[in-house]
RNA sequence: GGAGUCGGCCAGACAGUCGCUCCACAGCUGGCCCUCGGGCCAGGUGCGGGGAGGAAAGUCCGGGCUCUACAGGGCAGGGUGCCAGGUAACACCUGGAAGGCGCGAGUCUAUGGAAAGUGCCACAGAAAAUAUACCGCCCGUAUGCGUACGGGUAAGGGUGAAAUGGUGCGGUAAGAGCGCACCGCACGUCUGGUAACAGGCGUGGCAGGGUAAACCCCACCCGGAGCAAGACCAAAUAGGGGAACAUUCAUGCGGCCCGCAUGGUUCCCGGGUAGGUUGCUUGAGACCUGCGGUGACGCAGUGUCCAGAUGAAUGGCUGUCCACGACAAAACCCGGCUUAUCGGCCGGCUCCCUUU
Numbered sequence: 001g002g003a004g005u006c007g008g009c010c011a012g013a014c015a016g017u018c019g020c021u022c023c024a025c026a027g028c029u030g031g032c033c034c035u036c037g038g039g040c041c042a043g044g045u046g047c048g049g050g051g052a053g054g055a056a057a058g059u060c061c062g063g064g065c066u067c068u069a070c071a072g073g074g075c076a077g078g079g080u081g082c083c084a085g086g087u088a089a090c091a092c093c094u095g096g097a098a099g100g101c102g103c104g105a106g107u108c109u110a111u112g113g114a115a116a117g118u119g120c121c122a123c124a125g126a127a128a129a130u131a132u133a134c135c136g137c138c139c140g141u142a143u144g145c146g147u148a149c150g151g152g153u154a155a156g157g158g159u160g161a162a163a164u165g166g167u168g169c170g171g172u173a174a175g176a177g178c179g180c181a182c183c184g185c186a187c188g189u190c191u192g193g194u195a196a197c198a199g200g201c202g203u204g205g206c207a208g209g210g211u212a213a214a215c216c217c218c219a220c221c222c223g224g225a226g227c228a229a230g231a232c233c234a235a236a237u238a239g240g241g242g243a244a245c246a247u248u249c250a251u252g253c254g255g256c257c258c259g260c261a262u263g264g265u266u267c268c269c270g271g272g273u274a275g276g277u278u279g280c281u282u283g284a285g286a287c288c289u290g291c292g293g294u295g296a297c298g299c300a301g302u303g304u305c306c307a308g309a310u311g312a313a314u315g316g317c318u319g320u321c322c323a324c325g326a327c328a329a330a331a332c333c334c335g336g337c338u339u340a341u342c343g344g345c346c347g348g349c350u351c352c353c354u355u356u
Base pairs, nucleotide, nucleotide: 001352002351003350004349005348006347007346008345009344010343012321013320014319015318016317017316018315020051021050022049023048025046026045028043029042030041031040032039033038053327057338058337060336061335062334063333064332065226066225067224068223077222078221079220080219081218082096083095084094085093086092097111098109099108100107101106112217113216117215118214119211120210121209134157135156136153137152138151139150140149141148142147165183166182167181168180169179170178184206185204186203187202188201189200190199191198192197230278231277232276233275240269241268242267243266244265245264249263250262251261252260253259285304288301289300290299291298292297322325
């Protein structure tokens, strides 16, 4: 100098001015209550302070919170799936193991079980699984020497995504774990490790393909609904129940009388619509420092409060500057994942080239 890899941070800046929203304080105005001290509600004003994000998004996981159902357990259903740890919890994170990719820094992996059972494996191919033989090779028989038939074999060829352990030597008619060595595999055992697993030694000639994001088996986890949850107050020319009064009148019970029902006034009661209040933002908070841990993270301490709207605020204009500004904007709250993103900055590490 170039190429790469991993991690972190910022998200136009500054000034002026006019607004919007929330909170605190102090006046003012209006209304209500009143034990006349005051209190409550609403609306202005002044002053001070706060006011979107790294993803606020998708709503895909996990939890808090709320209601509901609940002695406990099981079935069904769903989820997770190497090991250990972290956490409130997780499908997240950290560390490790194994395998794949990369020269490397690194990176990716649903990575339990196929010698429980069932299913499936297109095309091609002899055969895709209680095995089997198309070409070939070898032996025998027949022979007209072209072949035909019978048997052996699975080394070679061919098919396929995948073909019954691999390589070599011996062996044989040709071959074959048939025998041997090494590698792989299975079992046993020892060592290291919490474990996944790794390594050593011994035994066995090989157990008989793949597929479990196919059914299934094994282990562990999981009630349901969601802030439009839920709680409180509570209007009416709405409506329900009860008591007292009036019992004169009107209507109905087909004409009349009695009686009954409905209609009246006052008071009380609960339910509850509109509407309002609450839930609502102090929290598994964030920052800094120290300690423990490889790390995720945990513990302790100092100071601090950092949006809370509800037709829903966070904006408009002016000036200066630059690299000319992306993706996108809370709605109960957190932890993750995934996806989108103009540009820029910082740090760790790797490889290549050059110079000293």
The prediction has a mean pLDDT of 78. A computed fold for a 356-nucleotide RNA from a Gammaproteobacteria bacterium, annotated as Bacterial RNase P class A. Taxonomically the source falls in Gammaproteobacteria (Bacteria, Pseudomonadati, Pseudomonadota). The RNAcentral record of the sequence draws on ENA. The gene name in the source record is rnpB.